[in-house]
RNA sequence: GACCGCGUGGCCUAAAGGAUAUGGCGUCAGACUUCGAAUCUGAAAAUUGCGGGUUCGAAUCCCGCCGUGGUUU
Numbered sequence: 001g002a003c004c005g006c007g008u009g010g011c012c013u014a015a016a017g018g019a020u021a022u023g024g025c026g027u028c029a030g031a032c033u034u035c036g037a038a039u040c041u042g043a044a045a046a047u048u049g050c051g052g053g054u055u056c057g058a059a060u061c062c063c064g065c066c067g068u069g070g071u072u073u
Stems, first nucleotide, its partner, number of pairs: 001072007010025003018056001027043005049065005
């Protein structure tokens, strides 16, 4: 250089082109407890890597970049 895959909350992860973007861990608050752990309840946290395009509608399709992993000369 060419080709293939991946990029979604702090971490991991789901999501037929259609709803308010799913769940787990973690964090914070509350309940419980003498205190803590465990458990239960609630909350915050994502402009879905960036920029365009297609579409009534894009995390999803197309184009160009960036990052990352792999194959290959």
A computed fold for a 73-nucleotide RNA from Cryptomonas sp., annotated as transfer RNA. It matches the Rfam family "tRNA". Its family is annotated with triplet codon-amino acid adaptor activity in the Gene Ontology. Rfam classes the family as a transfer RNA. The source organism's lineage runs through Eukaryota, Cryptophyceae, Cryptomonadales, Cryptomonadaceae and Cryptomonas.